This is a predicted structure of a 182-nucleotide RNA (Lysine riboswitch aptamer) from Salipaludibacillus sp. CUR1. The source organism's lineage runs through Bacteria, Bacilli, Caryophanales, Bacillaceae and Salipaludibacillus.
[in-house]
RNA sequence: AGAUGAGGUAGAGGCGCAAAAUGUAAGAGUAAAAGACAGGAGCCGGGACGGCCAUGAAAGUCUUUGAAAGGAUAUUUUGCCGAAGCGCUGGUGUUUUGUCCGAAACCCGGCAGCUGGGGCUGUAUUGAAUAAAUGCAGCACUGUCACUUAAAGGGAGACCUUAGUGGAGGACUACUGAUCUU
Numbered sequence: 001a002g003a004u005g006a007g008g009u010a011g012a013g014g015c016g017c018a019a020a021a022u023g024u025a026a027g028a029g030u031a032a033a034a035g036a037c038a039g040g041a042g043c044c045g046g047g048a049c050g051g052c053c054a055u056g057a058a059a060g061u062c063u064u065u066g067a068a069a070g071g072a073u074a075u076u077u078u079g080c081c082g083a084a085g086c087g088c089u090g091g092u093g094u095u096u097u098g099u100c101c102g103a104a105a106c107c108c109g110g111c112a113g114c115u116g117g118g119g120c121u122g123u124a125u126u127g128a129a130u131a132a133a134u135g136c137a138g139c140a141c142u143g144u145c146a147c148u149u150a151a152a153g154g155g156a157g158a159c160c161u162u163a164g165u166g167g168a169g170g171a172c173u174a175c176u177g178a179u180c181u182u
Stems, first nucleotide, its partner, number of pairs: 001181004007176005014081001016080009032065006042052003046101004084115003087111005093106004116142002119139008144167005152161003
């Protein structure tokens, strides 16, 4: 001086991701409670126990009182850029119910399997919901790298801006530093 890029540090993508607090709308005049009418044997989320019930079950009508959770949105704060989400899996965990089993949801981990990111559309599930979330598919947009790249501009040059195609975050950029060659 050149090549490569182990390790470390710091960054960038943007309606960027996640969490918490407070407020608001919706949930909803719903669930539930009480009373009355009417009804006449069932009811308690799946199963087994157990419990309620002719001193009146379920479903129904009216009156009075009347919630909440999850989710959404606004503001603020915090942590961040595989942020995070999904999938699979583990648990003497918590809740749904009085006990157990099962199922579902939540919480705490593990794997490193999928997704660069947000948006729109369609569809399935969840949901009170046309909100929203998640999965799948499509559409452009955007960031990054690789290859190709016309004019014009910048640049000593490499190259940058432009356009097209393609890939993925264990990536990309910068610094540091390591290794090799001369």